Annotation: This is a predicted structure of a 72-nucleotide RNA (transfer RNA) from an Elusimicrobiota bacterium. The sequence is in RNAcentral, with records from ENA. Taxonomically the source falls in Elusimicrobiota (Bacteria, Pseudomonadati). Its mean pLDDT, the model's own confidence on a scale to 100, is 80. Rfam family: tRNA. Rfam describes the family as follows. Transfer RNA (tRNA) molecules are approximately 80 nucleotides in length.
Parts: sequence; structure tokens; C1' cells
RNA sequence: UGGGGAGUAGCCAAGCGGUAAGGCACGGGACUUUGGAUCCCGUAUUCAGAGGUUCGAAUCCUCUCUCCCCAG
Repeated sequence: UGGGGAGUAGCCAAGCGGUAAGGCACGGGACUUUGGAUCCCGUAUUCAGAGGUUCGAAUCCUCUCUCCCCAG
């Protein structure tokens, strides 16, 4: 420099154009003498950033940033 892949909550991770699942962790509560375990509830208005297409974008297109792989 060229090609390919990835970026979603504190961490892991689903989503394939129409209100962003789930687990762990965290906070609150129930239970318990206390703790642990168990159960219930809660947390994304910048989905890496900007722009575009569309009635509507995490999702499609363009550019940029970061990381990984391949080639030179």
C1' cells in the first nucleotide's frame, strides 16, 4: 500500500429495514439470626464517528477511526 473480517451496556453476545433478545456483573427488594444460595424488579435517546438513501437504518451505500488476518 492492496484485499478480507470485526466494532452493539462494565464484560460476553443475539439481531439480516419497522418498539435493541439473553447471560454474567451491578443496584433495589423478598427470603434468612447473618452470609451464601434461590426468586422478583431495574439499567442502551451517540449500536465506533460523520454523511447519504428510505415513510422508517444497529441493519443498505460512501468516507473516516480502531483492532485482527492475508498478500507485497